This is a predicted complex of two RNAs, RNase P RNA and transfer RNA, with 460 nucleotides together. Model confidence (mean pLDDT): 77 of 100.
RNA sequence: AAAGCAGACCGUUCUAUCGCUGUCCCGUUGUAAUUAAUGGGAGAGAGGAAAGUCCGGACAACACAGAGCACCAGGCUUCCUAACCGGAAGAUACCCGUGAGGGUAUAGUAAUGGAGCAGAAAAUAACCGUCCGCCAGCCGGCGGAUAAGGGUGAAAAGGUGAGGUAAGAGCUCACCGGUCCUCCGGGUGACCGGGGGAGCCGUUCAUCUCCUGGGUUGAAAGACCAUGUAUACCGGCGCCUGAGGGCUGCUCGUCCGAUGCCGGGGGGUAGGUCGCUUGAUUCCUGGAGUGAUUCAGGAACCAGAUAAAUGAUAGAAGUCCUGUCCGGUGUCUUUUACAGACAACGGAUCAGGAAACAGAAUCCGGCUUACAAGUCUGCUUUUUAU
RNA sequence: GGCGAGGUAGCUCAGGAGGUUAGAGCGCAUGAUUCAUAAUCAUGAGGUCGAGAGUUCAAGUCUCUCUCUCGCUA
Numbered sequence: 001a002a003a004g005c006a007g008a009c010c011g012u013u014c015u016a017u018c019g020c021u022g023u024c025c026c027g028u029u030g031u032a033a034u035u036a037a038u039g040g041g042a043g044a045g046a047g048g049a050a051a052g053u054c055c056g057g058a059c060a061a062c063a064c065a066g067a068g069c070a071c072c073a074g075g076c077u078u079c080c081u082a083a084c085c086g087g088a089a090g091a092u093a094c095c096c097g098u099g100a101g102g103g104u105a106u107a108g109u110a111a112u113g114g115a116g117c118a119g120a121a122a123a124u125a126a127c128c129g130u131c132c133g134c135c136a137g138c139c140g141g142c143g144g145a146u147a148a149g150g151g152u153g154a155a156a157a158g159g160u161g162a163g164g165u166a167a168g169a170g171c172u173c174a175c176c177g178g179u180c181c182u183c184c185g186g187g188u189g190a191c192c193g194g195g196g197g198a199g200c201c202g203u204u205c206a207u208c209u210c211c212u213g214g215g216u217u218g219a220a221a222g223a224c225c226a227u228g229u230a231u232a233c234c235g236g237c238g239c240c241u242g243a244g245g246g247c248u249g250c251u252c253g254u255c256c257g258a259u260g261c262c263g264g265g266g267g268g269u270a271g272g273u274c275g276c277u278u279g280a281u282u283c284c285u286g287g288a289g290u291g292a293u294u295c296a297g298g299a300a301c302c303a304g305a306u307a308a309a310u311g312a313u314a315g316a317a318g319u320c321c322u323g324u325c326c327g328g329u330g331u332c333u334u335u336u337a338c339a340g341a342c343a344a345c346g347g348a349u350c351a352g353g354a355a356a357c358a359g360a361a362u363c364c365g366g367c368u369u370a371c372a373a374g375u376c377u378g379c380u381u382u383u384u385a386u
Numbered sequence: 387g388g389c390g391a392g393g394u395a396g397c398u399c400a401g402g403a404g405g406u407u408a409g410a411g412c413g414c415a416u417g418a419u420u421c422a423u424a425a426u427c428a429u430g431a432g433g434u435c436g437a438g439a440g441u442u443c444a445a446g447u448c449u450c451u452c453u454c455u456c457g458c459u460a
Stems, first nucleotide, its partner, number of pairs: 001382009012317007020045002023042007047357001051368002054366005059218004066252004071214005076090005091106006107209002111207005127150002129146007158176006177201002179198008222274004233264005244256003281300008319354005324348004329343005387459007396412004405443001414430005436452005
């Protein structure tokens, strides 16, 4: 220098004018008073993802929720946290990459079942091959042994070598890999390192077993006020030996329950207030920790709309890119100088251009997805120079 | 705002406990039948299973993300 890997950050600013939505203050109208209407002033007004609604909570209602079954989700270790299918730091195995790095998986296996096609056979393995016996002159046929070789397949009965054998085979032995038992050492732990013993040795999936968590519904939850109305009428069930209900798939338990419940049909209203933003909050400083995070002190108050505000125009500044100009430096051309070319760097009262994804709707913590132009830190590979 | 379901041939739907080549009805094409048409019979074509990744020997089916459509809820 080029190409990359990992992590972090930024996501324009100011002024003027005209608007929009809340808050506070001062008037005017009106009223017994508040509310209300209207005028003026002050000050505030989208995000890193406000998004998807995928997890987890707060909050609310149902009994502030109980038991059992079913169902669903998660499943290495230690920690963080209000909590989590989240995060941090690690362990083991495999895969991708030259590398920096990235990705996936990991509770148990007692029992049961499965592995299409191909292939002899998918786990009581004999198609070819090899060996033995019998028939036989040979080809060949029949019977048996054999998992070393071939072929099929995603996967073929631990691997290599020696002994052994009719030929072979963990059949036996040595080494290697794994599993199980056991001892020692290290680590909080997953696990790691080492010694000894047992020939114990296919892979994978599902059911299943174990552990942990989950009651249901979501701000259109829910609370209150106002307005309006019809107990029209019809059918069914029930009135304490109880219909039905308590937003749950079933059972139990428990509570409510007669001015009752269900269905049809009809009449009416469809406005407002609270919930609503002070909170696991934000910023700064210091401490603890490898880190996620946490502790102490100080400071701040930072949208609250409801058909839904947060906008438009003009000017200036900043950032980046391209060009131009200037500056010194290096290399080359040239005998030298002048001059010119190229390279990176620095700069400019210069010219032109670029600015994405997106739009709060109860609120938080995560995850995921979208994202222009950029900035910073650490590291890797290749090439060149010293 | 909140919650749920779905996308398979031109249309309407199966297949959803992964397994050879994804089916059915209607429609379409060709042929037979008929003087001709319809009906009937026979044969055939037609599918990147909404898109992209992942798991697996193997994905329409399992997992994740995105996208489109529909329904319920004061």